[in-house]
Context: one part of a larger RNA
RNA sequence: CGUAAGGAUACCUGAAGGGGAGUUCUCCUCAGUACGAGAGGACCAGGAGAAACGAACCUCUGGUGUUCCAGUUGUCCUGCCAAGGGCAAAGGCUGGGUAGCCACGUUCGGAAGGGAUAAGCGCUGAAAGCAUCUAAGUGCUAAGCCCACCCCAAGAAUAGGUAUCCCUCUCCGGCGGUAACGUCGGAGUGAAGGCUGGUCGUAGACUACGACCUUGAUAGGCGCAAGGUGUAAGACCCGUAAGGGUUUUAGCCAAUGCGUACUAAUCAGCCAAUCGG
Numbered sequence: 001c002g003u004a005a006g007g008a009u010a011c012c013u014g015a016a017g018g019g020g021a022g023u024u025c026u027c028c029u030c031a032g033u034a035c036g037a038g039a040g041g042a043c044c045a046g047g048a049g050a051a052a053c054g055a056a057c058c059u060c061u062g063g064u065g066u067u068c069c070a071g072u073u074g075u076c077c078u079g080c081c082a083a084g085g086g087c088a089a090a091g092g093c094u095g096g097g098u099a100g101c102c103a104c105g106u107u108c109g110g111a112a113g114g115g116a117u118a119a120g121c122g123c124u125g126a127a128a129g130c131a132u133c134u135a136a137g138u139g140c141u142a143a144g145c146c147c148a149c150c151c152c153a154a155g156a157a158u159a160g161g162u163a164u165c166c167c168u169c170u171c172c173g174g175c176g177g178u179a180a181c182g183u184c185g186g187a188g189u190g191a192a193g194g195c196u197g198g199u200c201g202u203a204g205a206c207u208a209c210g211a212c213c214u215u216g217a218u219a220g221g222c223g224c225a226a227g228g229u230g231u232a233a234g235a236c237c238c239g240u241a242a243g244g245g246u247u248u249u250a251g252c253c254a255a256u257g258c259g260u261a262c263u264a265a266u267c268a269g270c271c272a273a274u275c276g277g
Base pairs, nucleotide, nucleotide: 001155006166007165008164009163010162011161012160017152018151019150020149023051024050025049026048027047028046029045035040053109054108055107056106057105061103062102063101064100068096069095070094071093072092073088074087075086076085077084078083113147114146115145120140121139122138123137168276169188170187171186172185173184174183175182176181193271194270195269196268197213198212199211200210201209218264219263220262221260222259223258224257225256227253228252229251234247235246236245237244238243
């Protein structure tokens, strides 16, 4: 820009086309049956599991988790004790660990079915009185092909569908007309909606996408909870002391959940229909 009423919001359809997927094995029953002198040992059919691969996810298990908690060595500092902080190659070292992200974890997938076929096996059947699956005609059959399954997709220019929302104005000028009006051009108004701007994340290099913007829980703060660490400091008691005990399942706490307008999403600007009924 188009999608011939105009302007929008949301949700769909899926033509043609494109992409993905497509795997294999073991065991049980049939059945120690058919077959075979025996040794051995099935097809068909039904069922159960597994491996590898793939997708999604984080309830469980586990990893990471340099913004959480604790322990601890050396040294320096906060005047000292106590309590803390810095540094030790970009976590001093060590033990754990929420969210998120992950796999070693969890769930699911390959199928079934239809159509046309390949090799192959047939029916009928001449040329060629026979024979012949083929020449006319007509069946069966593959992990393969076309559908079917999952994803993309209306610029599918034959440009699709459904639902809902908005306006049905004003003024000026040219031309025609006595006028109403018609037609052409310009300006204003500025609907629904969109954009800009802001707080952000389920999104992300930027952009885009998505949530929210006071008629508000979008982020921060605060409260509660979950969860992590593992019983803080101070005081008291025991011990000469190192240390132990009680207060105390304490204290501290990131990304999680719920709640709460305290803080910040201020005020606003721009674009945009009016030709059809």
RNAcentral holds the full RNA, with entries from ENA. The part of an RNA shown here (large-subunit ribosomal RNA, domain VI) has 277 nucleotides and comes from a Pseudomonadota bacterium. The coordinates come from a structure-prediction model, not an experiment, and the mean pLDDT is 85. Rfam family: Bacterial large subunit ribosomal RNA. Rfam links the family to the GO terms ribosome and structural constituent of ribosome.